The prediction has a mean pLDDT of 76. This is a predicted structure of a 113-nucleotide RNA (SAM riboswitch aptamer (S box leader)) from a Saprospiraceae bacterium.

[in-house]
């Protein structure tokens, strides 16, 4: 990188270097940015997945081990994250002009090729 699964309206900051972009595909908007963007470093924080423990359901089996699922708690180890709903829409359906739902796409994690 490919594929699969799950989650994504909540949560959570400062300092330094830097010097013009950024909000992660297309398109149209809107917003942030010299009162300092991106990127990098340091410290802090948040808790989505992996992690640890407890309970519980089903199965296997050598009867105390193991596999899968659910719930709760913990920690901050591995990634990740710390403006605006994944910033909003862009595709489809319904309702009757504004909202709701779904899909696609994107991001993150785990596994896999």
């Nucleotide at each position: 990188u490919u594929c699969u699964u799950a989650u994504c309206g909540a949560g959570a900051a400062a300092g330094g270097u830097g010097g013009a972009g950024g909000g992660u595909a297309u398109u149209g908007g809107c917003c942030c940015g010299u009162a300092g963007a991106a990127a990098c470093c340091u410290u802090a924080g948040c808790a989505a997945c992996c992690c640890u423990c407890u309970c519980u359901a089903a199965g296997a089996u050598u009867u105390a081990u193991u596999u899968u699922g659910g719930a709760g708690a913990g920690a901050a180890g591995g990634u990740g994250c710390u403006a605006c709903a994944u910033c909003c829409a862009u595709c489809c359906u319904g309702a009757u002009g504004u909202c709701a739902g779904g899909a696609a796409a994107g991001a993150u994690a785990a596994g896999u090729u």